The RNA shown here (transfer RNA) has 84 nucleotides and comes from a Candidatus Kerfeldbacteria bacterium. Rfam family: tRNA. It is annotated as a transfer RNA. Lineage of the source: Bacteria > Bacteria candidate phyla > Candidatus Kerfeldiibacteriota.

């Protein structure tokens, strides 16, 4: 240099037919239990605005297509593999 794969909440990881983003697990927070801790059980947990109802933003970065994009297209960045 060329070809291919991958990048999603704090972490792992789903969502590939383009149609509710963050299912599920871990972690964390609150409560129950305990003398205390661990284990277990219940509830909550992306960010911002709002008293609330609700609204906005977010899938490596920047564009594009579309009523609608994590998903399709283009360029770039990072990691891994292959070829030379």
């Nucleotide at each position: 240099g060329c070809c291919g794969a991958a990048g999603u909440g704090g972490c792992g990881g789903a969502a590939u037919u383009g149609g509710c983003a963050u299912a599920c697990g871990c972690g964390c927070c609150a409560g129950c239990c305990u003398u205390a801790g661990g284990a277990g059980c219940u509830g909550g947990u992306g960010c911002c605005c709002g008293c609330a109802a609700g609204g906005g933003c977010u899938u490596g970065u920047g564009g594009g297509u579309u009523c609608a994009a994590a998903u399709c297209c283009c360029a770039c960045c990072u990691u891994c593999g292959g070829c030379a």